[in-house]
Context: one part of a larger RNA
Order: sequence, then C1' cells, then structure tokens
RNA sequence: CUUCUCCUAAGGAACUCGGCAAAUUAGCCCCGUAACUUCGGGAUAAGGGGUACCUUUGUAAGGUGUAGUUGCUUGUCAACAAAGCCUGAAGAGGUCGCAGUGAAGAGUCCCAGGCGACUGUUUAACAAAAACACAGGGCUCUGCAAACUCUCAGCGAGGAUGUAUAGGGCCUGACGCCUGCCCGGUGCCGGAAGGUUAAGCGGAGAUGUCAGUCUGUAGCAAUACAGAGGAAGCAUCGAUUCGAAGCCCCGGUAAACGGCGGCCGUAACUAUAACGGUCCUAAGGUAGCGAAAUUCCUUGUCAGGUAAAUUCUGACCUGCACGAAUGGCGUAACGACUUGGGAACUGUCUCAGGAGAAGGCUCG
Repeated sequence: CUUCUCCUAAGGAACUCGGCAAAUUAGCCCCGUAACUUCGGGAUAAGGGGUACCUUUGUAAGGUGUAGUUGCUUGUCAACAAAGCCUGAAGAGGUCGCAGUGAAGAGUCCCAGGCGACUGUUUAACAAAAACACAGGGCUCUGCAAACUCUCAGCGAGGAUGUAUAGGGCCUGACGCCUGCCCGGUGCCGGAAGGUUAAGCGGAGAUGUCAGUCUGUAGCAAUACAGAGGAAGCAUCGAUUCGAAGCCCCGGUAAACGGCGGCCGUAACUAUAACGGUCCUAAGGUAGCGAAAUUCCUUGUCAGGUAAAUUCUGACCUGCACGAAUGGCGUAACGACUUGGGAACUGUCUCAGGAGAAGGCUCG
C1' cells in the first nucleotide's frame, strides 16, 4: 500500500446522478392505530409500555381422563369428577447488573405523484421492467368429413372421443364512469342490370411451298434459263359470334386498416369573442385529460414546499406534436419498478483516526 472484519469525539446526507453502501428497526405479550376503501382491507399502520432471576407456585385456571358419585329412558348412556399426564398465567413481595427477546437469528417508517389492476412470466451468461401473460370486454370465422394446423400433398393426425354456453384467429386488458364524428381511400361482406375479360368451340380469311399453265430470251428443233400467276396437298397465322370469376359498378361495414381543417371580422375602457362571413373536406377532435413516460420555444406563468430547487406537487391552457378497446379518464389493494419530500439512523461526508486478519514490500 491492497483486500477483508470491526470501532470512533462533535456534527448528522453537508456525500452523491441518486442515502449507493452502511446504520437504525426487529421475537413475544399488552395498549393503541389515520386518510382512503372494491367494506375484504389499509394494519405488525403509525405510536407507546412490558420482558431476567427467587418466593408465593408448577399455584389459579384450562385440556385429557381412570376410580368414584348422581340421574334416568338401564346404556358401548349422560352430568359431575379425586388420581395420573399435558398446558400454564395474573398479581404481590424480594434480588442483581450500565443493560434481562442481556449472546445468535428476526420489519426502518411516513407523506405525495407516475406506470402497470392484482399472484405470476421473461432476454440460461450485462436488461425483471412501465415489457409478456392474466381474469374480464369486443369483433370475426366455423353446422361437423367444421373452421384452422401439420404432412412425403397421398393416406393420415391434431382440433375432439369436443359440437356455437363449443372450437380457431385478431384486438383490448381487474373494477368504476364511458367509448363521440367520418365508409371519400384501402380491406372485408352482400349484389347482380350494364361495361371489360381467359382457356375453349369454331374456321370468315391471309401467307409460304407447289404440278399443270402463260410470257420473255437463246436455239431449225428437242430443250435450257429467267419471270408472272397458281388448283389440290402440306405448313403457318387467324376475324366476327358464344364464353365464368375478377375488375369497373351499386350498397353495407371503423372494439376493420385508418382519418378527425383554414382565413377574416365582431360586445359602451382595454382585452377576449358567445356571434357572423368565406374557402375546403369523407368528416373536421365530442367527453375526459393536458408543459404530461407526450411541451420544441421552456428553468412557460402562478401557488406550495427550501435560506436558496432546471427536479417535485397543485393549478392555468398558448395541446410545436393528448384523446376515447393502436382504448380515454379515475381507482382501494399490490410492486426487488420509478419520481419528489420528511422522521429516525448512521464514517456517505466535514476529515480523518484507531484495532484485528490475510496479502504485498523490506530485512533475514
């Protein structure tokens, strides 16, 4: 010097991102116990007092229960109950110590917010949470050889030895009060008049090739060469008409995906605008909440708390950019969650010091 275990005057969070760590508290008995509340809780709330040993005394009392006693409905009956065994005070008197749950083990508490109802689950080995799940709510699919899932795509299996009070998918997430407007876009459901439309049926027609034919040139001729047109066959292409779903179209549907405006003017101080005008939209954000886990400007403004607070709490509303099952707002209880404040307590600190143990270092 490092690590570990302890102690400490006065102060007591001044430490620090933050009381991290440490300390305090602690068992049992008695007293006492608030707001709030879903009446169960909250609650060991909080806050107090007692606690050893000896004598009374293993007493009072309680339990069990043999003998016994009494009663009657005479029984494997009931009541009382010595003995034995088990549990075991209160009060009073006395004794000792600084201290009696004498050592060890054994809640710190309170106030107010946020989030999540709760118990649970999770990143084996950096995250335990406000994330996941949850009971409850809703939408939707499925009539049974169910929907849906697995599969060698065939058989088969699960669903289910279940049958719509059942099963699958998706969203929300106890409970309380509620859940507004928009179907123009996308999706889904329904409709079938019209438009568009595939394979297919069919083969109007077109093209290539080509025998015979014709024309030209050369030749006396046979014939040769070049060109035009071209039947059948073979081959290639191919129109009108007919032709389903889908799409276009017509409706519905938002606890489907989603969306939920701008400008100008106006009241007898000023300010503001209940009111009016105008443009646009499918409709222009309702209730509730709001500088919020959301607020940029921002340490917004006011109030509280402090001597002093960018945090915190309560309000205001100018919501850059809350908002109603991608749920809104509350909420008792709960939380190794998170934020702020307080009491107690302390070497966290002012500011260090000391004791012990192990290591290191020096000497040997």
Molecule: large-subunit ribosomal RNA, domain IV
Organism: Pseudomonadota bacterium